[in-house]
RNA sequence: GGUGCGAGUCAGGCAGUCGCGGGGCUUCGGCCUCGAGGAAAGUCCGGACACCACAGAGCAGGAUGCUGGCUAACGGCCAGCCGGGGAAACCCGAGGGAAAGUGCCACAGAAACGAAACCGCCUCGCCGGGCAACCGGAGAGGUAAGGGUGAAAAGGUGCGGUAAGAGCGCACCAGCGGUCUGGUGACAGGCCGGCUGGGUAAACCCCAUCCGGUGCAAGGCCAAGUCGGGACGUCACGGGUUGCUCGCCCAGUCCCAGGUAGGCCGCACGAGGCGCUCGGCAACGGGCGUCCCAGAUGGAUGACUGUCCACGACAGAAUCCGGCUUACGACUCGCUACCCCA
Numbered sequence: 001g002g003u004g005c006g007a008g009u010c011a012g013g014c015a016g017u018c019g020c021g022g023g024g025c026u027u028c029g030g031c032c033u034c035g036a037g038g039a040a041a042g043u044c045c046g047g048a049c050a051c052c053a054c055a056g057a058g059c060a061g062g063a064u065g066c067u068g069g070c071u072a073a074c075g076g077c078c079a080g081c082c083g084g085g086g087a088a089a090c091c092c093g094a095g096g097g098a099a100a101g102u103g104c105c106a107c108a109g110a111a112a113c114g115a116a117a118c119c120g121c122c123u124c125g126c127c128g129g130g131c132a133a134c135c136g137g138a139g140a141g142g143u144a145a146g147g148g149u150g151a152a153a154a155g156g157u158g159c160g161g162u163a164a165g166a167g168c169g170c171a172c173c174a175g176c177g178g179u180c181u182g183g184u185g186a187c188a189g190g191c192c193g194g195c196u197g198g199g200u201a202a203a204c205c206c207c208a209u210c211c212g213g214u215g216c217a218a219g220g221c222c223a224a225g226u227c228g229g230g231a232c233g234u235c236a237c238g239g240g241u242u243g244c245u246c247g248c249c250c251a252g253u254c255c256c257a258g259g260u261a262g263g264c265c266g267c268a269c270g271a272g273g274c275g276c277u278c279g280g281c282a283a284c285g286g287g288c289g290u291c292c293c294a295g296a297u298g299g300a301u302g303a304c305u306g307u308c309c310a311c312g313a314c315a316g317a318a319u320c321c322g323g324c325u326u327a328c329g330a331c332u333c334g335c336u337a338c339c340c341c342a
Stems, first nucleotide, its partner, number of pairs: 001338001004335007012308007020035006037314001041325002044323005049215004056246004061211005066080005081095001082093004096206002101204002103200003118147002120143005126137004155173006174196001176193007219265004228256005238250004272291008
């Protein structure tokens, strides 16, 4: 200098004029102050909060799935282990169980789960040809090394051995079992051993752990307004408690018709922000100090002028918070590889 990665900051600034919404003050003229995001987006997870006359149990259903930590909690985050990708920095993982069971592995191939012999190799005797060596044919026995098929075929490579072969034996490696060492653990390493038939669970399933429901249009208060009627019922027919069962609770439940749609609360002081410090590899936690930073509801941030400049992308709160995912511009820092110079 540049490539590829990882992380952080900002999200136009300043001045003037007019205009919006909240709060406070007011001599009612006005003055002061605050006022969209890192994703406010998606509505994918987790909660806070509110209500449900049990909110209890079981079933169904759903979610997570290596180890250890963080957190209010999570399917999140941090640190590790193992596996995969990458030259590396780094990134990804739907990461328990195939010896509980049931499925599936097309086609090809002899054979694809309790398995084998298509072409072959060896031995034996028989038949035919031939002086013989040998050639051909059918049969019996042995074989899984060689060839072929395939994603995958009775661990792999090599050597010895054998009639020909085979972990039959040996060396190295993989797998499995035992044992020792290190580690909280996942796991890693050393030694020994016999010689060893798959894969698939983001297939059904098994195991472990967790999950009540509905949601601010939750839920309360005030005001206004209308003529109400019918059926069933009063210790359980029925209704409520997500679906089902049990349990528990209830004087109401269902149908038809009519009126109201206004105002207030909830509504922002929070698992809050910032600074310093301590502990921790980190996520994060403790302590001290400081600040109040949107609360609309026909839904608030706009317009103009001047100037600076990195010339500003994606994009607008609606109960609130912690995450994840997606969209996206500029600047800065660090790391890997390459190139150049000293």
Bacterial RNase P class A from an uncultured Actinomycetes bacterium, 342 nucleotides, folded computationally. The prediction has a mean pLDDT of 79. The sequence was found by an Rfam model in a public genome assembly.